[in-house]
RNA sequence: UUUAAAUCGCCCCGCGGGGGGCUAGGGUGAACCCCCCCAGGCCCGAAAGGGAGCAAGGGUAAGCCCGAUGCCCCCGCGCGGGGUUUUAAAUCU
Numbered sequence: 001u002u003u004a005a006a007u008c009g010c011c012c013c014g015c016g017g018g019g020g021g022c023u024a025g026g027g028u029g030a031a032c033c034c035c036c037c038c039a040g041g042c043c044c045g046a047a048a049g050g051g052a053g054c055a056a057g058g059g060u061a062a063g064c065c066c067g068a069u070g071c072c073c074c075c076g077c078g079c080g081g082g083g084u085u086u087u088a089a090a091u092c093u
Stems, first nucleotide, its partner, number of pairs: 001090006009084008017075006025066004034059003042051003
């Protein structure tokens, strides 16, 4: 220097895998103490109309559920690559 091995010793890198977390997004979600719209009924009015407003309907909040082809962390699990150490052999000086 080269080759091989090292229950592939130690370290690093790449791709993938496994586990966990977060988020985009989605679902559900308030009899009343959220919003919109308010049948009926109620109130005001001579009337026209107006008012407050329950249910229903629509939406949303906290919460609960799903959850990434996105992001973060961990594990060494697989393959590959690099560096280093040790051992053996060969070659050169």